[in-house]
RNA sequence: UGCCGAAUCGCGCGUGCAUCCCGAGCUCGCGCGAACGGGGGAACCACAUAUUGGGGCCGUCCCUACGGCCCUGGGGCGAAUCGCCGACACCCGGCGGAGCGCAAGCUCUUUCUGCGCCAGCCCGACAGCUAACCCCGUAGGCCGACGAAAGAGG
Numbered sequence: 001u002g003c004c005g006a007a008u009c010g011c012g013c014g015u016g017c018a019u020c021c022c023g024a025g026c027u028c029g030c031g032c033g034a035a036c037g038g039g040g041g042a043a044c045c046a047c048a049u050a051u052u053g054g055g056g057c058c059g060u061c062c063c064u065a066c067g068g069c070c071c072u073g074g075g076g077c078g079a080a081u082c083g084c085c086g087a088c089a090c091c092c093g094g095c096g097g098a099g100c101g102c103a104a105g106c107u108c109u110u111u112c113u114g115c116g117c118c119a120g121c122c123c124g125a126c127a128g129c130u131a132a133c134c135c136c137g138u139a140g141g142c143c144g145a146c147g148a149a150a151g152a153g154g
Stems, first nucleotide, its partner, number of pairs: 002142003008034007016026002035138006045128001053072008073126001074123004081097006099117005106153007
């Protein structure tokens, strides 16, 4: 100077630096507001197909049956999901579809081309949509790259 992401801006109080003193400015903490982002939550509409199903362990001589205990289900943030192949499920690797990001030189949109991503975490048996209303977040991580064309705005 820029990038991913909602993750920015302003005000007040305090604090430390600064100073002979005051002050500008900056760091940190608390509070408030704006803006951006997310969740819950009627009617209408939608849904109803596990009112228990499956697996494991234990008990009663064995089987059956019964009883007890444990696991699973569902959902949210996010682009991060759906298939095929490799060897047996998972993990892992490869390929493909869907999806996402960058290629800046003022910003935005589109096409081609190139490159990359396609994670991770949370809720805890529970939530469709959803006006009013209620609640929450404002983090974290990067310096790899620096192609062509068209349009609009400023």
The prediction has a mean pLDDT of 75. A computed fold for a 154-nucleotide RNA from a soil metagenome, annotated as c-di-AMP riboswitch aptamer (ydaO/yuaA leader). The sequence is in RNAcentral, with records from MGnify.